This is a predicted complex of two RNAs, RNase P RNA and transfer RNA, with 365 nucleotides together. It holds a member of the Rfam family "Bacterial RNase P class A". The family's RNA type in Rfam is ribozyme. Rfam links the family to the GO terms tRNA processing, ribonuclease P activity and dimeric ribonuclease P complex.
RNA sequence: CGAGCAGGCCAGACGGUCGCGGCGGCGAGAGCCGUCGAGGAAAGUCCGGACAGCAGAGGGCAGGGAAGCGGGUAACACCCGUCCGCCGUGAGGCGAGGACCAGCGCCACAGUGACGAACCCGCGCAAGCGGGGUGAAACGGGCAAGCUCUUCCCGCUGCAAGAACGCGUAAGGGGACAAUGGCGUGGCCCGCGCCGUCCUCGGGUGGUUCGCUAGAGACGGAGGGCGACUUCCGUCCAAGAGAGAUGACCGUCGCAACAGAAUCCGGCUUAUCGGCCUGUCUCGGGUC
RNA sequence: CGGGGCGUGGCGCAGUUUGGUAGCGCGCAUCGUUCGGGACGAUGAGGUCGGAGGUUCAAAUCCUCUCGCCCCGACCA
Numbered sequence: 001c002g003a004g005c006a007g008g009c010c011a012g013a014c015g016g017u018c019g020c021g022g023c024g025g026c027g028a029g030a031g032c033c034g035u036c037g038a039g040g041a042a043a044g045u046c047c048g049g050a051c052a053g054c055a056g057a058g059g060g061c062a063g064g065g066a067a068g069c070g071g072g073u074a075a076c077a078c079c080c081g082u083c084c085g086c087c088g089u090g091a092g093g094c095g096a097g098g099a100c101c102a103g104c105g106c107c108a109c110a111g112u113g114a115c116g117a118a119c120c121c122g123c124g125c126a127a128g129c130g131g132g133g134u135g136a137a138a139c140g141g142g143c144a145a146g147c148u149c150u151u152c153c154c155g156c157u158g159c160a161a162g163a164a165c166g167c168g169u170a171a172g173g174g175g176a177c178a179a180u181g182g183c184g185u186g187g188c189c190c191g192c193g194c195c196g197u198c199c200u201c202g203g204g205u206g207g208u209u210c211g212c213u214a215g216a217g218a219c220g221g222a223g224g225g226c227g228a229c230u231u232c233c234g235u236c237c238a239a240g241a242g243a244g245a246u247g248a249c250c251g252u253c254g255c256a257a258c259a260g261a262a263u264c265c266g267g268c269u270u271a272u273c274g275g276c277c278u279g280u281c282u283c284g285g286g287u288c
Numbered sequence: 289c290g291g292g293g294c295g296u297g298g299c300g301c302a303g304u305u306u307g308g309u310a311g312c313g314c315g316c317a318u319c320g321u322u323c324g325g326g327a328c329g330a331u332g333a334g335g336u337c338g339g340a341g342g343u344u345c346a347a348a349u350c351c352u353c354u355c356g357c358c359c360c361g362a363c364c365a
Base pairs, nucleotide, nucleotide: 001284002283003282004281005279006278007277008276009275010274012253013252014251015250016249017248018247020037021036022035023034024033025032026031039258043269044268046267047266048265049264050263051158052157053156054155058190059189060188061187063154064153065152066151067150068082069081070080071079072078083097084095085094086093087092098149099148103147104146105143106142107141119132120131121130122129123128162210163209164208165207172201173200174199175198176197177196181195182194183193184192203364204363205362217236218235219234220233221232222231223230224229289361290360291359292358293357294356295355298314299313300312301311308345316332317331318330319329320328338354339353340352341351342350
C1' cells in the first nucleotide's frame, strides 16, 4: 500500500415562516406563552417474560418445546465461555452436535440380496475366509428436521385482557339442560368456585374514564468477573393517540436508504443508500 | 391491534398424514366424424409445486426465513 476479519457508531445538519398531538400556565372568550413529541429496525408476530382474567392455577392424561458441557438472566429457542465436527492459507465463521445393542417403521431405481438371507470367482474335507460387481449405504449398516426413548421445561386466554360510569330494553317471549345438572374451562378427566346457566327473538350504545406509560429505565463513575453480566453511588425524566399528532415550504451544504409507535419490556429474524471509528487482528506485496 | 387459514399447468382442485413416477375435470392444439358447427372419439402440448436456504442418497411433502391473498374478533343487558 492492497485485500480481508471482528466489534461499535451515525441515520441529513443549521437558520427562518406556518401547522399538528400531549402536558403546564395565563385569559371572560377567541386565543397566547412555555415544554416534550418515532426506530435501529417501531416490521414479521417467531420465541421469552411483565401485567390482567379464570382458584396468587392444584393433580393426571394428551399436546408443545429445549437438548455436548458449564455459566448469565425475570425468562428464553437469547447471550457468554469451552469441547467436538465442518469450511477458510489465516484473522475467523457455521453447527436443529442426547440416544437406532428398548421397540416399531422406511431405505425408491439399480442390484442375487436393503434383512434376513444370498449371486459369481479363488482357497479349504467342512465350518469358514478372501475378492468382485450394483448402490448413498452390503453378516454390517443408514435415517430420530420418521414414530419413539432419556433428562428438563410449559395451565389457558390475551389490553378488542380487564375495571368503573353512563344510555337503553326487559324485570320480557320461545327453546335446551336440569342438581349423578349447568357454567367458569380455552383438548380431556379430576379438583376448585358459583347456582340457575346457555342459545335465540326482541332492545340499547357506537360513548366517557382508568389500564397508559417512571421502567428488568437512560447516562456517568467506582468495584467484582476471561466474558455474558452484576453490585454500589450520583444525575436525569425523554411520545401516549382513539379515524389515530410527530408535517410542509424557503435558503446553504448535500442529494440520501429501509421504513413509522398503539399495553410494555428482553431477544431473534428480515429490509436497509452512504459514511465513520477501533484492533500489539489476519494474509499478500514493497521499502528500511 | 390480536387470532386463524390458503398458495400445485390458463381455471377449479387432489396428492403433503406415511419423503422416491406430479395427477383429475374443464379449457388448448392436431386428426377423425359432419355439407358445416356443436357433441363424441383418438393423439398431444403445457407445471418442476409462491420465493430462498437447510436436513436427507433423494423434498410439492420435513425444518427455518420470507412474499402475497383470504377469513374472524366492539360493548351493555